The RNA shown here (SAM riboswitch aptamer (S box leader)) has 118 nucleotides.
[in-house]
RNA sequence: ACCUUAUCAAGAGUGGCGGAGGUACAGGACCUGUGAAGCCACGACAACCUCCCGGCUUUGUUUAGCCGGAAAGGUGCCAUUUCCUGCGACGCAGUCGAGAGCAGUCGAGAGAUGAGGU
Numbered sequence: 001a002c003c004u005u006a007u008c009a010a011g012a013g014u015g016g017c018g019g020a021g022g023u024a025c026a027g028g029a030c031c032u033g034u035g036a037a038g039c040c041a042c043g044a045c046a047a048c049c050u051c052c053c054g055g056c057u058u059u060g061u062u063u064a065g066c067c068g069g070a071a072a073g074g075u076g077c078c079a080u081u082u083c084c085u086g087c088g089a090c091g092c093a094g095u096c097g098a099g100a101g102c103a104g105u106c107g108a109g110a111g112a113u114g115a116g117g118u
Stems, first nucleotide, its partner, number of pairs: 001118008013042005021031003025086004043078001045076001048074003052069006082110001087107004091102002
């Protein structure tokens, strides 16, 4: 980098350095000198992987699966629903009919993160 798969409406910040940007991309809407990005320290959140504890099921045994708990290790994460929309269908509104429009619903795509693989 690519492929597969799961999740994405919940949750959780202080300090130091730093100095103007940031919320992936585009449009919008926001955040930001009452200090952006980035880096460091400590802390928190969460529970994907590992580990540990308990229950149920399974196997002749080894084991395997599910549920619940914990949080020591590996990641992740700590403004805004993944901030909203981007494509399609339905819906609403409108028209002779269509296109353009919209506050709704569903799905896809894109993206992010974990795990596995090439």

The model forms 88% of the base pairs in the Rfam consensus.